[in-house]
Context: one part of a larger RNA
């Protein structure tokens, strides 16, 4: 100087407390361990691995296993020789890779050859999701959006170092003020950026009866940009104003005006560093290893197994509910090998159909909880839907291993969950539906969107984590 302390002082955080909803019990989905297996490919392991890489394993993917093939190779460059192909179509053998047969089939030219493609050969080489993340780059997690981490000159100290950065206040903040052997500066904080909340203006193939006319009563038409909206440019919030407290400072408390008030709300943004943290399987890369195989092609299987254990979720256990009928209101998005309307068939999944739309114009698009009625009467039930049987639909060469959906039948556990444990402070929690990426098909996952919309917060004694100062130390 650090680090540590079941030392001290001060401060902060959904850290506790006060509340709300959960998890831990049940069924199922999904990930992991374990076990099994020919193989169940590999990685990730306290927080910070476990709905994680994977924004989507039937084949492919695929790296694993079995079997069948190839060896200059599936892919790249160079050399030599030969050929005119390669490809396409049909056909034979085969599980296919592959092998054979038939038909068809290049361009330029100074006729020497050249371009391109294929075959054969030779070796240089290719290839490796093989090892090492404890050889590395790059990227990422975490402490932590915590308020810290440093430097120049000066001063002090023999020196390591100190000072500045400590102190008195204050702040979300090393934020700002005052003081001070320090004076300045840098990386962080804040601001500059994006979305959102108000408004002016510009612009109207969305919107409006706002005022007029027509109307098949649909902004449908004429007409018009006032309003809504869209998307560009501005304005607006700065402790600016008033009062009080305070060292007359910084600031804090209250108020006015205002759509918004003291960082308005949210996002992006992650200092010096820590964990030999993660990744050689995104990629790149040193070294080591394989080279008729640890490379490569193919068919089938596996990654989907199942005495069990754990994590994360979904659905429930019901009456603030279930079922039936009627009825109302969104936003973000996506669409051409696409979205797919009207109309029709079917109990339904879906099918027929094909208008319109490269989309503020058409489609997706029906919103659901809600509201108004009816019924059920506290039961393992008109709760709950697992499981299983049968019959169908869709995608796709192909749904047996191993997809999703529909109908009929079946109708399991479950009556609110031990010790313990998680999230959340406001348009939040809870609850309701909805869109997208991936994607032929396949979400209870992920990332977004809007609808309805709470309770509690005395406070900092305690638990956890962090910051500053100080103290002890057989630690570095």
């Nucleotide at each position: 100087u650090g680090a540590c302390g079941g030392g001290g002082a001060c401060c902060c955080g959904c850290a506790c407390a006060a509340g709300c909803a959960g998890c831990g019990g049940a069924g199922c989905a999904u990930g992991u361990g374990g076990u099994u297996u020919a193989a169940u490919u590999c990685g990730a392991c306290g927080c910070a691995a476990c709905g994680c890489g994977a924004a989507g394993a039937a084949c492919c993917u695929u790296a694993c296993c079995a079997a069948g093939g190839c060896u200059u190779g599936a892919c790249a460059u160079c050399c030599u020789u030969c050929u005119g192909a390669c490809g396409u179509a049909a056909u034979u053998a085969g599980a296919g890779a592959u092998a054979g047969u038939u038909a068809u089939u290049u361009c330029c030219u100074u006729c020497g050859g050249g371009a391109c493609a294929g075959a054969a050969g030779u070796g240089a080489c290719a290839g490796g999701u093989g090892g090492u993340g404890c050889a590395u780059g790059g990227u990422u997690g975490u402490c932590g959006u915590c308020a810290g981490c440093u430097c120049g000159u000066g001063u002090c100290g023999u020196g390591a170092g100190a000072u500045g950065u400590u102190g008195g206040g204050u702040u979300a903040a090393g934020u700002c003020c005052c003081g001070c052997a320090a004076c300045g500066a840098g990386c962080g904080c804040a601001a500059c950026c994006c979305c959102u909340a108000u408004u002016a203006u510009u612009a109207g193939u969305u919107g409006c009866c706002a005022g007029c006319a027509c109307u098949u009563c649909g902004g449908g038409u004429g007409g018009g940009c006032a309003c809504u909206c869209u998307a560009g440019u501005g304005a607006g919030a700065c402790u600016g104003c008033c009062g009080g407290u305070g060292a007359u400072a910084a600031a804090c408390c209250g108020g006015a005006g205002g759509a918004a008030g003291g960082u308005g709300g949210g996002g992006a943004u992650g200092a010096c560093g820590u964990c030999a943290a993660a990744u050689c399987a995104u990629c790149a890369u040193g070294c080591c290893c394989c080279u008729u195989a640890u490379g490569u092609c193919u068919u089938g299987g596996g990654c989907u197994a199942c005495a069990c254990a754990c994590g994360u979720g979904c659905u429930a256990c019901a009456a603030u509910g279930g079922u039936c009928g009627g009825u109302a209101c969104a936003a973000c998005g996506g669409g051409a090998a696409g979205c797919g309307a009207a109309g029709g068939a079917g109990u339904g999944a879906u099918c027929c159909g094909g208008a319109g739309c490269a989309a503020a114009u058409c489609c997706u698009u029906a919103g659901a909880a809600g509201c108004c009625g009816a019924u059920c009467c506290c039961a393992g039930u008109u709760c709950g839907g697992a499981u299983u049987g049968c019959a169908g639909g869709c995608u796709g060469c192909a749904a047996c291993u191993c997809g999703c959906c529909u109908g009929c039948a079946u109708g399991a556990a479950g009556u609110u969950g031990g010790a313990g444990u998680u999230g959340c402070u406001a348009g939040u929690a809870a609850u309701c539906g909805u869109g997208a990426a991936u994607c032929a098909g396949a979400a209870u996952g992920u990332c977004g969107c809007g609808g309805u919309g709470a309770a509690u917060g005395c406070g900092u004694u305690c638990c956890c984590g962090g910051g500053u100062c100080u103290u002890g130390u057989a630690c570095a």
Molecule: small-subunit ribosomal RNA, 3' major domain
Organism: uncultured Bacillota bacterium